[in-house]
Context: one part of a larger RNA
RNA sequence: UGACGGGGGUCCGCACGAGCGGUGGAGCAUGUGGUUUAAUUCGAUGAUACGCGAGGAACCUCACCUCGGUUAGAAUUCCCUUGUCUGGUGCAGAGAUGUAUCGUUCCGCAAGGACAAGGAGCAAGGUGCUGCAUGGCUGUCGUCAGCUCGUGCCGUGAGGUGUUGGGUUAAGUCCCGCAACGAGCGCAACCCUUAUUCUUAGUUGCCAGCACGUCAAGGUGGGGACUAUAAGAAGACCGCCUGCGCAAGCAGAGAGGAAGGAGGGGAUGACGUCAAGUCCUCAUGGCCCUUACACGCUGGGCUACACACGUGAUACAAUGGCGGUGACAGUGGGCAGCGAGCACGCGAGUGUGACCUUAUCUCCAAAAGCCGUCUCAGUUCGGAUUGUUUUCUGCAACUCGAGAGCAUGAAGGCGGAAUCGCUAGUAAUCGCGGAUCAGCAUGCCGCGGUGAAUACGUUCCCAGGCCUGCACA
Numbered sequence: 001u002g003a004c005g006g007g008g009g010u011c012c013g014c015a016c017g018a019g020c021g022g023u024g025g026a027g028c029a030u031g032u033g034g035u036u037u038a039a040u041u042c043g044a045u046g047a048u049a050c051g052c053g054a055g056g057a058a059c060c061u062c063a064c065c066u067c068g069g070u071u072a073g074a075a076u077u078c079c080c081u082u083g084u085c086u087g088g089u090g091c092a093g094a095g096a097u098g099u100a101u102c103g104u105u106c107c108g109c110a111a112g113g114a115c116a117a118g119g120a121g122c123a124a125g126g127u128g129c130u131g132c133a134u135g136g137c138u139g140u141c142g143u144c145a146g147c148u149c150g151u152g153c154c155g156u157g158a159g160g161u162g163u164u165g166g167g168u169u170a171a172g173u174c175c176c177g178c179a180a181c182g183a184g185c186g187c188a189a190c191c192c193u194u195a196u197u198c199u200u201a202g203u204u205g206c207c208a209g210c211a212c213g214u215c216a217a218g219g220u221g222g223g224g225a226c227u228a229u230a231a232g233a234a235g236a237c238c239g240c241c242u243g244c245g246c247a248a249g250c251a252g253a254g255a256g257g258a259a260g261g262a263g264g265g266g267a268u269g270a271c272g273u274c275a276a277g278u279c280c281u282c283a284u285g286g287c288c289c290u291u292a293c294a295c296g297c298u299g300g301g302c303u304a305c306a307c308a309c310g311u312g313a314u315a316c317a318a319u320g321g322c323g324g325u326g327a328c329a330g331u332g333g334g335c336a337g338c339g340a341g342c343a344c345g346c347g348a349g350u351g352u353g354a355c356c357u358u359a360u361c362u363c364c365a366a367a368a369g370c371c372g373u374c375u376c377a378g379u380u381c382g383g384a385u386u387g388u389u390u391u392c393u394g395c396a397a398c399u400c401g402a403g404a405g406c407a408u409g410a411a412g413g414c415g416g417a418a419u420c421g422c423u424a425g426u427a428a429u430c431g432c433g434g435a436u437c438a439g440c441a442u443g444c445c446g447c448g449g450u451g452a453a454u455a456c457g458u459u460c461c462c463a464g465g466c467c468u469g470c471a472c473a
Stems, first nucleotide, its partner, number of pairs: 001473002007468005013462001015458002019422005026314001028312006034305002042053002064300002069295002078121001079119005087102006105113002125289002128287003134283002136278003139274001141272001146185006152161003165176003191266004196234006206223002210221003237260001240254001241252004316415001320374006332363003337356001341352004381412001386407007428450007
């Protein structure tokens, strides 16, 4: 100087406690281990892997396996030779491909160009290895309050001081003191959003008053009042008051105010740690392959299944199931698209197709809500599984998609030890949208509706900050 302790002091965090809801038991979805397999491609493995890379494996993707193929190659540049190439048709084949045939390019010819075939080579190609050779990017401690420097001073020196102390703060935040005085990266603020008001604006949004009009409807003339939209501005600063305090600041069921002590949320991640992760995003050193570890193709596999674990969704019911019922959102998406309306179908859906490149049209039905019924049962709970008939996407749903109708109706009686999340518009609960996407969502990323309980506190568990004494290096 550090790290460490079942040393001490002090502070903090959904860390514990107080509460609410889960996981662990059931069947299912998904990821992983294991096992199996021709292959079940590869990576990720305590916290910081396991609905992770993958924001979507039927083919493709694709890296794996099988069969049959190519060797300057699927793609790029240059040179030489040839003249077509593209395209149409037929045959063989699982296809890749092979073969036959028809026709023959642009500029007026040539030269030249485009394209194709053959040849030569400079060279290509590799999701092959090394993340312990690397860049870039990322996780984590941790949005924790720390990490340092210049000069001075102290010490033989490593180093110390500053950064410690007394207060205070979310904060190395600020104040006071001090051999220190200053400064930098972090903190905070500047940025976005949300909560209030004002000004401006008047369309595709709005409709108070006026007129027209309809079964109904801002539908029409019109209006800018209101809502909303979107540009600018105001507003919050412990600013004012009281108390405490040297000050910083703290307390107030004080005022005013839409908002009060950082108003709520986001973006923002210091020096560094883990030789953390990624050579399969990309880039790249070295090594390796070069008729193959490269390239194209068919089919299969990544979807297997005695089992184990993680993460989820659905339940076990009456705060519920079922039936009925013109209640009320917000974010977003849409032209190879969203698709109204009408007709058909029990339904998934089908036919036709208006408007919309969008505050105009459309996806769009919000669901929990309200009314009736069931009366505690393995049930009108629960929906797995299976049979059958079908719909849609797509070249193609057998391996291996999603949905609909009818039938079937499994386990499951609230879950051991243990363990997770959450402090307010939060938890819980309810639906809606989007990315990816032909099709496929219980995952992910967002949006709004309804809307709690508890916090005495810091003894203990866990993680962390500061100071201090001591075994250790």
A computed fold for a 473-nucleotide part of an RNA from an uncultured bacterium, annotated as small-subunit ribosomal RNA, 3' major domain.
The RNAcentral record of the full RNA draws on ENA and SILVA.